Predicted 3D model of a 269-nucleotide part of an RNA (large-subunit ribosomal RNA, domain VI) from a marine sediment metagenome.
The prediction has a mean pLDDT of 90.
Context: one part of a larger RNA
RNA sequence: CGCAGGAUAUUUGACAGGAUCAUUCCCUAGUACGAGAGGACCGGGAAUGACUAACCUCUGGUGUUCCAAUUGUUCCGUCAGGAGCAUUGUUGGGUAGCUAUGUUGGGAACGGAUAAGCGCUGAAAGCAUCUAAGCGCCAAGCCCACCUGAAGAUUAGAUAUCCCUUUACCAUAAGGUAACUGAAGGCCGGUCGAAGACUACGACCUCGAUAGGCUGGAGGUGUAAGCACAGCAAUGUGUUCAGCUUACCAGUACUAAUCAGCCGUGAGG
Repeated sequence: CGCAGGAUAUUUGACAGGAUCAUUCCCUAGUACGAGAGGACCGGGAAUGACUAACCUCUGGUGUUCCAAUUGUUCCGUCAGGAGCAUUGUUGGGUAGCUAUGUUGGGAACGGAUAAGCGCUGAAAGCAUCUAAGCGCCAAGCCCACCUGAAGAUUAGAUAUCCCUUUACCAUAAGGUAACUGAAGGCCGGUCGAAGACUACGACCUCGAUAGGCUGGAGGUGUAAGCACAGCAAUGUGUUCAGCUUACCAGUACUAAUCAGCCGUGAGG
């Protein structure tokens, strides 16, 4: 820009893409078969491998924003307690998120038309013949079925709902001009996000829990400081499963989402 008014949702599916895997074991059954050795078709069940998708409950990894221990040194006047630097100083753990080696799922079934092949009926050709007319069966292959995208599918689809119903003049009409009007909806702006390079997408904007703060909780670390007691002391014990606590879950308007602005018209060849 188009889709013959504008808009918001929900959709149909022409077409396109993805997937389509393999093995082992058990039962049937040591049955059919076979002198024996051996050993099934058909049917049913259970697993595994590779591949693939989603996810983080479990097992782990990471987690330089959390907790603790600890070495050297400087500083806070000293002790105690801390802070800085030394690869995050080093070490032990670890929430959220992200993740695989972890978890869960998938390639199932049905159907249609067939290939090779197997047939029925059946002439040409009194027979025979699956074929010439006609009618069946049959494959991991084809078309469906499963998953995803998809109406610029210009054949531009469908459904639901929402919005706009002025005045004057000119004009035969279509319409034009000037006023008034400015809807539904969208944009811009802001607070943000399990969304993200930017953009886009999604939530919210006081009729508000969108982010921060605060309060409570979960989870993490592992029993803070101070004081008291025991010990010559290092240290231990009690107060104390304490103290601290990032991204998690809730509650709560304390802070920030202010007020505005712009586009879009007037019933539609």